[in-house]
This is a predicted structure of a 71-nucleotide RNA (transfer RNA) from uncultured Prevotella sp. Rfam family: tRNA. By type it is a transfer RNA.
RNA sequence: GCAGUAUUGGUCUAACGGUAUGACAUCUGCCUUCCACGCAGAAGACACGGGUUCGAGUCCCGUAUAUUGCU
Repeated sequence: GCAGUAUUGGUCUAACGGUAUGACAUCUGCCUUCCACGCAGAAGACACGGGUUCGAGUCCCGUAUAUUGCU
């Protein structure tokens, strides 16, 4: 330099173009003499900029970062 892959809450992860899923962690309540465990609930995310579309996490282009291969 060229090509491929990936980027989603604090962490990990799912998602046919149609309300963004689940787990752990956090917080609140219940339970318990207390703590832990357990139960119920809450808050919390689509890397960035454009395009296509009635509608984009998803499709297209570019940028950034990481990674793999080739030179």